[in-house]
Context: one part of a larger RNA
RNA sequence: UGGCGGGGGUCCGCACAAGCGGUGGAGCAUGUGGUUUAAUUCGAUGAUACGCGAGGAACCUUACCAGGGCUUGACAUUAUAUUAGAGAAGAGUAGAGAUACACUUCGUCAUUUAGUUGGGAUAUAACAGGUGCUGCAUGGCUGUCGUCAGCUCGUGUCGUGAGAUGUUGGGUUAAGUCCCGCAACGAGCGCAACCCUCAUUCUUAGUUGCUAACGGAUAAUGCCGAGAACUCUAAGGAAACUGCUGGUGUUAAGCCAGAGGAAGGUGGGGAUGACGUCAAGUCCUCAUGGCCCUUACGCCCUGGGCUACACACGUGCUACAAUGGCGGUGACAGAAAGUUGCGAAAUCGCGAGAUGGAGCUAAUCUUUUAAAAGCCGCCUCAGUUCGGAUUGCACUCUGCAACUCGAGUGCAUGAAGUUGGAAUCGCUAGUAAUCGCAAAUCAGCAGGUUGCGGUGAAUACGUUCCCGGGUCUUGUACA
Numbered sequence: 001u002g003g004c005g006g007g008g009g010u011c012c013g014c015a016c017a018a019g020c021g022g023u024g025g026a027g028c029a030u031g032u033g034g035u036u037u038a039a040u041u042c043g044a045u046g047a048u049a050c051g052c053g054a055g056g057a058a059c060c061u062u063a064c065c066a067g068g069g070c071u072u073g074a075c076a077u078u079a080u081a082u083u084a085g086a087g088a089a090g091a092g093u094a095g096a097g098a099u100a101c102a103c104u105u106c107g108u109c110a111u112u113u114a115g116u117u118g119g120g121a122u123a124u125a126a127c128a129g130g131u132g133c134u135g136c137a138u139g140g141c142u143g144u145c146g147u148c149a150g151c152u153c154g155u156g157u158c159g160u161g162a163g164a165u166g167u168u169g170g171g172u173u174a175a176g177u178c179c180c181g182c183a184a185c186g187a188g189c190g191c192a193a194c195c196c197u198c199a200u201u202c203u204u205a206g207u208u209g210c211u212a213a214c215g216g217a218u219a220a221u222g223c224c225g226a227g228a229a230c231u232c233u234a235a236g237g238a239a240a241c242u243g244c245u246g247g248u249g250u251u252a253a254g255c256c257a258g259a260g261g262a263a264g265g266u267g268g269g270g271a272u273g274a275c276g277u278c279a280a281g282u283c284c285u286c287a288u289g290g291c292c293c294u295u296a297c298g299c300c301c302u303g304g305g306c307u308a309c310a311c312a313c314g315u316g317c318u319a320c321a322a323u324g325g326c327g328g329u330g331a332c333a334g335a336a337a338g339u340u341g342c343g344a345a346a347u348c349g350c351g352a353g354a355u356g357g358a359g360c361u362a363a364u365c366u367u368u369u370a371a372a373a374g375c376c377g378c379c380u381c382a383g384u385u386c387g388g389a390u391u392g393c394a395c396u397c398u399g400c401a402a403c404u405c406g407a408g409u410g411c412a413u414g415a416a417g418u419u420g421g422a423a424u425c426g427c428u429a430g431u432a433a434u435c436g437c438a439a440a441u442c443a444g445c446a447g448g449u450u451g452c453g454g455u456g457a458a459u460a461c462g463u464u465c466c467c468g469g470g471u472c473u474u475g476u477a478c479a
């Protein structure tokens, strides 16, 4: 100087408390451990692994296993030699296919006067190739402490020195934020602001969006003429600064109350992550040192596996019902996507869906009727008109192909489950809870993820305690 203390002071955080809803019990989905297996590819493992890499394993993916094949190779560059039957499409035989053999059609290179040059094929050799090892050799990227308020430097001063001071102290702040004081005076990286977005308003613009006034038309609708007011769209401004008033404070920084205001003291949200810590994670994104394989640890293919199942854990979904279930009726979004695409009307089917093909490269058309809510009726506390697992039959769709192993529909079946032990998680406002919608990935497959809007609470006395962190100080057989 730091670290540590079941030392002290002080401050903060959904850390506790006050509340609301969960997990832990059930069934299923998904990830992991374990076990099994020819293989169940690999990585991630307290917080900071476990719906994580994977934003989507039937083949492919795929790295794993079994079997069948190839050896200058699926891919690149170079050298030497040889070659003109380069190549494209179709169908055939053998085969599981890779591949091998033979056939038909089209076509059999360009350039130079020539040697040649360029592209292709074959052979040879250099080499290719490796999701093989080492993340404890590395770059890059990332998690975490933590959006915590800290981490340092120059000069000066003090100390023999390690170092100290500044950065401590008194106040204050979300903040090393600011003020005052002070052997310090300044400065840098962080904080804040500058960036994006939401909330108010103005100007400009007015189609594909809008419709107040006027006119026309309809069963009805901005449907048409028209309009530029309103909404909205999207570009530019304005607006919030403790600016104003009062109180308080050390005459300060600030704090409290108020006015005006769409918004008030950081207005809400996002992006932004200091010096560093964990030899944290990643050699399987990529890059890369070293080591290893080279007729195989490389490459191609068929089938299987990653989907196994006594069990254990994590994360979710659906429930156990009456604030509900069922039937009927029935209003109101936002955001996003679309040409190998979204796919309307109409018709068929109980339905999944099929036929159909309008319109749309999109404020124009489509996905797209949002659902919960509301209104009417039935059920009357039951393992039920709750719950939907499981199983049978018949179908639909995608796709060469749904057996291992897809999603969906109809009919039938109708399991556990009556609110969950110890323990434990999230959340402070348009939040929690609850309701649906969209997108990425994607042929198909979403209970996951990322977004979007609808309805919309309760509680916070307070900081004694638990956890984590900042700061000052103290002890120290620790470095």
Stems, first nucleotide, its partner, number of pairs: 001479002003476003007473007015463002019427005026318008034309002042053002064304007073127001077126007087106004092101003109118002129293002132291003138287002140282003143278001145276001150189006156165003169180003195270004200238007210227002214225003241264001244258005320420001324379006336367003341360002346355003386417001391412007433455007

A computed fold for a 479-nucleotide part of an RNA from an uncultured bacterium, annotated as small-subunit ribosomal RNA, 3' major domain.
The prediction has a mean pLDDT of 83.